[in-house]
C1' cells in the first nucleotide's frame, strides 16, 4: 500500500440484509423482600440515542460516502 472482518449499556451479544413508536436479552450494578447472616431466589429500578462526520429520506443503529480504532490475509 491492497483486500476482508469487527465497532450497539460496565461486560458478552441480538437487531442492520428488508429504514418506521429516540433500541432487546443475559451477566454485572442499585434498592427492597427472604435469611441470624451471606449466597441463591423473588420484585422493582438505573444505565446506551448505536465508533466519528457528512449525505439521501417525511423518517437512519439500519442505506451511500469519507475518516478513526482493533483483528486477519496479501504485498
Nucleotide at each position: 500500500g491492497g483486500c476482508g472482518g469487527u465497532g450497539u449499556a460496565g461486560c458478552u451479544a441480538a437487531g442492520c440484509c428488508u429504514g418506521g413508536u429516540u433500541a432487546u436479552a443475559g451477566c454485572g450494578c442499585u434498592a427492597c423482600g427472604c435469611u441470624c447472616a451471606u449466597a441463591a431466589c423473588g420484585u422493582a429500578g438505573a444505565g446506551g440515542c448505536c465508533g466519528c462526520g457528512u449525505g439521501u429520506u417525511c423518517a437512519a443503529a439500519u442505506c451511500a460516502c469519507g475518516c478513526c480504532a482493533c483483528c486477519g490475509c496479501c504485498a